[in-house]
Context: one part of a larger RNA
């Protein structure tokens, strides 16, 4: 230099109470702005304790003060058969016995074995805590296994065969729900300024998975029988061939109804240290319209660039067995790991409490073609001088 720049989005404060040594910023209450395809709410990555509680603090950290804190300090929190993972499977890619190649060290690769961003079983509502919940509680579900009883009953068996599983992308229609809006029931409510007992005004109408049932509809002709150089052996299975019968029959298939629900959620009264605690009943809970970018379903035209794989699943026979399979009850068991909290941000990546970055789910109302925008809901917030 200099008590100058500067205190990091121009969303925005004000009052009144409270705490207190001390209050522009910290509690509480009103009003006033702000965002509302977000500055809400959930997850994944990543972080790792920031989560919540103290009649515990305030040297430091917070661009200021601070009684506040993502700050010290004590103390407490994360519950699973079903959500994720582990397990089964395999993709790019990896490792890689023999093996081939290389002065060495090593490179490549077969058979394997790994290796999710893909496939492959099963839960939901409601209470509850200060802090966890599809884990805890209630209620009512559903899956894989073992074994037991009982009916049925001649096959049953794989690391092999064959089906599935199995798939682009773009366009239209329909066929439903999610929500939305009104109307109807329930419960309140009557104006502080002119009028408002009205065809007024405020709230609230709210229930899942499972379970029968198999519908809009979409697809494929379908059953039997005999055959048979293919499917590396075998097959009664798949493929080819043939000859008859049905026009019918089968597969998937949202959503509705019922039923889950005589449930459960849904007004209050009293207390009170104003956090809250206890108590004790339980109204209405229908309809019309609208309508998704959600579902049926990549299901149906169309293109052309022609669009994973492998296992779980159904099945067929090989060694081989002599009791096996399978329905139905009943009965037992499902280990470990994760889980807290933040997540378009003050907790992640940027040296910061950094005006940058960061994938995916949900989408109210009015106006609108719209997820633009403009103003609001429910929620969150005024960005630390």
């Nucleotide at each position: 230099g200099a008590g100058u720049a500067a205190c990091g989005a121009a969303a925005a404060u004000g009052c009144g109470g409270g705490u207190g040594a001390g209050a522009a910023a910290c509690c509480c209450g009103c009003a006033c702005g702000c965002c509302g395809a977000a500055a809400g709410u959930c997850c994944a990555a990543g972080g790792g304790u920031u989560c919540c509680c103290g009649u515990g603090g305030c040297c430091a950290u917070g661009u200021u003060a601070a009684u506040c804190a993502g700050c010290c300090c004590g103390g407490g929190g994360u519950u699973a058969g079903u959500c994720g993972g582990c397990c089964c499977c395999u993709a790019a890619g990896g490792c890689g016995a023999g093996g081939c190649c290389g002065a060495a060290a090593g490179g490549c690769g077969u058979a394997g074995u790994c290796g999710a961003u893909g496939g492959a079983a099963a839960a939901c509502a409601g209470g509850c805590u200060a802090a966890u919940a599809u884990u805890c509680c209630u209620g009512u579900a559903c899956u894989g296994a073992a074994a037991g009883u009982u009916g049925c009953g001649c096959g049953c068996g794989a690391u092999g065969g064959a089906g599935g599983g199995a798939c682009g992308c773009a366009g239209c229609a329909g066929g439903a729900u999610a929500g939305g809006u009104c109307a109807g029931c329930c419960g309140g409510g009557u104006g502080a300024c002119g009028g408002a007992u009205a065809u007024c005004c405020c709230g609230g109408u709210u229930u899942a998975a499972g379970g029968u049932c198999g519908u809009a509809g979409u697809c494929g002709g379908u059953c039997u029988g005999c055959u048979u150089a293919g499917g590396u052996a075998a097959a009664u299975c798949c493929g080819g061939g043939c000859a008859g019968g049905c026009a019918a029959c089968g597969a998937c298939g949202a959503g509705a109804a019922c039923u889950g629900a005589u449930g459960a959620c849904g007004a209050g009264a009293g207390g009170u240290u104003c956090g809250c605690c206890u108590c004790a009943c339980a109204a209405a809970g229908u309809g019309a319209u609208u309508g998704a970018u959600u579902c049926c379903a990549c299901a149906c035209u169309g293109c052309c660039a022609a669009g994973a794989a492998a296992a779980g699943c159904u099945u067929c026979u090989a060694a081989g067995u002599a009791u096996a399979g399978u329905a139905a009850c009943u009965u037992u068991c499902a280990a470990c790991c994760g889980u807290a909290c933040c997540c378009c941000a003050a907790a992640c990546c940027g040296a910061c409490a950094c005006a940058g970055g960061u994938g995916g789910a949900c989408a109210g109302g009015u106006a609108g073609a719209a997820a633009a925008u403009a103003c609001c809901a429910a929620g969150g917030c005024g960005c630390u001088u």
The part of an RNA shown here (large-subunit ribosomal RNA, domain III) has 385 nucleotides and comes from SAR324 cluster bacterium JCVI-SC AAA005. Its mean pLDDT, the model's own confidence on a scale to 100, is 82. Taxonomically the source falls in SAR324 cluster (Bacteria, delta/epsilon subdivisions, Deltaproteobacteria).